[in-house]
Two RNAs folded together computationally: RNase P RNA and transfer RNA, 452 nucleotides in total. The coordinates come from a structure-prediction model, not an experiment, and the mean pLDDT is 76.
């Protein structure tokens, strides 16, 4: 000097005038107006991919189905997120990606090609025999899967020895598996040895382990009406009242238990609860939910490799309700173009709607830190 | 806010469930038939399967993210 990798900041500033929403104070019986003070759209507010807080299903469960996660140890309110590691892929490297449990529970699939894809002999190699004067060649039998061809993949791969020819048959190095052994590590796993060796595939069905109720602020609460099915029923026991044929006969009321029915537990079953609740609609389109104080923000210190945690101090930072947070002027900053003064132009992605923690996507100008590789000079 | 469907030739649609290398009709072009046109018959061309990444030997099909269109409920 060039090419990269990872992380962070930032998202124009200042002044004046005018115009808006909310909160507090003054004034007021109260309200409006008016005056004063304070505050007002993001790093993604987006996507709605995840997890929750919160609300309801009167109260409180169990199982199945369905859904989710999937290497280990941690962080967190929780997560499919994050941190640190292990293994595997990519990259010279800094780094980065991983859907990363199980194929030895079972069932399936691997087209075409090829002899054959849970099995195999097309070409071929070898042996003795027959046909042949001998040989070449041919026939059947026995042995082979090393060589060739097909394919993504063909009795684990390469090399040597051995053999009639071959083969893990033997040896060396390497690969995969092990419900084997020893050592190290909390663990995933690593190292050494031993045994075995037809594969791939679970983002195929499935098996295993763990987690999981449903709906969602348009949730719900407060006020008041209408409609609908039902509007309870049966048995036993006890108490009490009345009638009468004075018998424990009939009827009513209350209580308890059990059954049936209706309803609720937002998929089903069990179980539980209620007996006046349940379902649907409408209205003031009102008020609250929403003075949005929170797993809140921020500075410092300590602990930890780190995510993060603890302590002390400071701060309150929109709350609309068809939806406010803006407009104009001046000036400064940055970028681009032109030979210069200077002039002209431009400044991204984009807007809260219950609130948080992440992930993903979009993003102009500009700034910083650390690391890797290449080249040159000293 | 919540739930769901679709995207393939110029147009309308199959194929996706069960992954094997892309089809049908209409339209366009050419030829035949006809005096000629239409119709009919035959043939031909035309495709980044919305985009990207991944799994796999192989993806229109399976998975994830993303872009767009439409539907339902509140």
């Nucleotide at each position: 000097g060039g090419a990269g990798u990872a992380c962070g900041c930032g998202g124009g500033g200042u002044g004046a005038c005018c115009g808006c929403g909310c909160c507090c104070c003054a004034c007021u019986c109260g309200a409006c107006a008016u005056g004063g003070g304070g505050u007002g759209a993001g790093g993604a507010a987006a996507g709605u991919c995840c997890g929750g807080g919160c609300u309801u299903c009167a109260a409180a469960g169990g199982g199945c189905a369905g859904g989710g996660u999937g290497c280990a140890g941690g962080a967190u309110a929780a997560c499919g997120u994050c941190c640190u590691g292990u293994c595997g892929g990519g990259g010279c490297a800094a780094c980065u990606c991983g859907a990363a449990g199980g194929a030895a529970a079972g069932u399936a699939c691997c087209a075409c090609a090829g002899a054959a894809a849970c099995a195999u002999a097309c070409c071929g190699c070898g042996g003795a025999g027959c046909g042949u004067c001998a040989g070449a060649c041919g026939c059947g039998c026995c042995g082979c899967a090393a060589g060739g061809g097909u394919g993504a993949a063909a009795u684990c791969g390469u090399g040597a020895g051995g053999u009639a020819a071959g083969a893990g048959c033997u040896c060396a190095c390497g690969g995969a598996g092990c419900g084997c052994u020893g050592c190290g590590g909390u663990g995933a796993c690593g190292c050494a040895g031993g045994c075995u060796c037809g594969g791939g595939c679970a983002a195929a069905c499935c098996c295993c382990a763990c987690c999981u109720g449903a709906a969602g602020c348009a949730a719900g609460a407060c006020c008041g009406c209408u409609c609908g099915a039902u509007c309870u029923u049966c048995u036993u026991c006890g108490a009490u009242u009345g009638c009468c044929u004075c018998g424990u006969g009939c009827a009513g009321u209350c209580g308890a238990a059990g059954g049936a029915c209706g309803g609720a537990c937002u998929g089903c079953c069990c179980g539980u609860c209620c007996g006046a609740g349940c379902g649907a609609g409408c209205u003031a389109u009102g008020u609250c939910g929403c003075a949005u104080c929170g797993a809140g923000g921020u500075g410092c210190a300590c602990g930890g490799u780190g995510a993060c945690g603890u302590g002390c101090g400071c701060c309150c930072c929109a709350g609309a309700g068809a939806g406010a947070u803006g407009g104009u002027c001046a000036u400064c900053a940055c970028c681009c173009a032109c030979c210069c003064c200077g002039u002209g132009g431009g400044u991204a992605c984009a807007g809260a709607a219950u609130c948080c923690g992440g992930c993903u996507u979009a993003u102009a100008a500009g700034c910083g830190u650390a690391c890797u590789c290449c080249g040159c000079c000293u | 806010c919540g739930g769901g469907a679709c995207g393939u030739a110029g147009c309308u649609c199959a194929g996706c469930u069960u992954g094997g290398u892309a089809g049908a009709g209409c339209g366009u072009c050419c030829g035949g038939u006809u005096u000629g046109g239409g119709g009919c018959c035959g043939g031909a061309a035309g495709g980044g399967c919305g985009g990207a990444a991944g799994u796999u030997c192989g993806a229109g099909u399976c998975u994830u993210c993303u872009c767009g269109u439409c539907c339902c409920g509140a």